[in-house]
Model confidence (mean pLDDT): 84 of 100. A computed fold for a 120-nucleotide RNA from Gracilimonas amylolytica, annotated as SAM riboswitch aptamer (S box leader). The source organism's lineage runs through Bacteria, Pseudomonadati, Balneolia, Balneolales and Gracilimonas. Rfam family: SAM riboswitch aptamer (S box leader). From the family's description: The SAM riboswitch is found upstream of a number of genes which code for proteins involved in methionine or cysteine biosynthesis in Gram-positive bacteria. The SAM riboswitch acts at the level of transcription termination control. The predicted structure consists of a complex stem-loop region followed by a single stem loop terminator region. Gene Ontology term of the family: regulation of gene expression.

RNA sequence: UGCUUAUAGAGAAAGACUGAGGGAUGGGCCCGAUGACGUCUUGGCAACCACUUCUGCAACAGGAGGCAGGUGCCAAAUCCCACUCUUCAUAUAAAAAUUAUGUGAAGGGAAAGAUAAGCG
Numbered sequence: 001u002g003c004u005u006a007u008a009g010a011g012a013a014a015g016a017c018u019g020a021g022g023g024a025u026g027g028g029c030c031c032g033a034u035g036a037c038g039u040c041u042u043g044g045c046a047a048c049c050a051c052u053u054c055u056g057c058a059a060c061a062g063g064a065g066g067c068a069g070g071u072g073c074c075a076a077a078u079c080c081c082a083c084u085c086u087u088c089a090u091a092u093a094a095a096a097a098u099u100a101u102g103u104g105a106a107g108g109g110a111a112a113g114a115u116a117a118g119c120g
Base pairs, nucleotide, nucleotide: 001120002119003118004117005116006115007114013042014041015040016039017038021031022030023029025082026081027080028079043074044073045072048070049069051066052065053064054063055062078112083109084108085107086106087105088104089103090102091101092100093099094098
């Protein structure tokens, strides 16, 4: 740095150092000199991988637990929206049904980013 797969409305903070921006990007909205972000120490959360018990199988896979070794994480739903589809409401235009466009709300899918695991 690329590809693939999986996951996300849950959960979990104190101290020290530093000192101005930070929340990936754009918009919104937040956090921040009552010290954010970051670094270190300690603590914690979770359970992706590893290990392990029972079950299952021809063997894998799969199901139910345990543990906490490798990661990860500890403001806000990935903080919200972004592209698209559906439904509803509403405005305007033409109008026969209705259609088109804009706006708002709800829901679905995708993209992007994050983390893990595997491969390059």